[in-house]
Molecule: transfer RNA
Organism: Sulfurimonas sp.
RNA sequence: CGCGGAAUAGAGCAGUUCGGUAGCUCGACGGGCUCAUAACCCGUAGGUCAUAGGUUCAAAUCCUAUUUCCGCAACCA
Numbered sequence: 001c002g003c004g005g006a007a008u009a010g011a012g013c014a015g016u017u018c019g020g021u022a023g024c025u026c027g028a029c030g031g032g033c034u035c036a037u038a039a040c041c042c043g044u045a046g047g048u049c050a051u052a053g054g055u056u057c058a059a060a061u062c063c064u065a066u067u068u069c070c071g072c073a074a075c076c077a
Base pairs, nucleotide, nucleotide: 002072003071004070005069006068007067010026011025012024013023020057028044029043030042031041032040050066051065052064053063054062
């Protein structure tokens, strides 16, 4: 230098097909249950969807550029 993939809540991931209200599990917090803890049950909070720009009535989703990470290929005395 070439090709491909990923970036979404504290953690791990869906949602991209076909643009139309931001979701799941675990964790955190509160409550219930219990003599008590765990387990179990109910609820709550937590997201500028990597960054910037564009298209659109409307963008996590489409387009462009950039950043970071992973893999493949190439190079290698």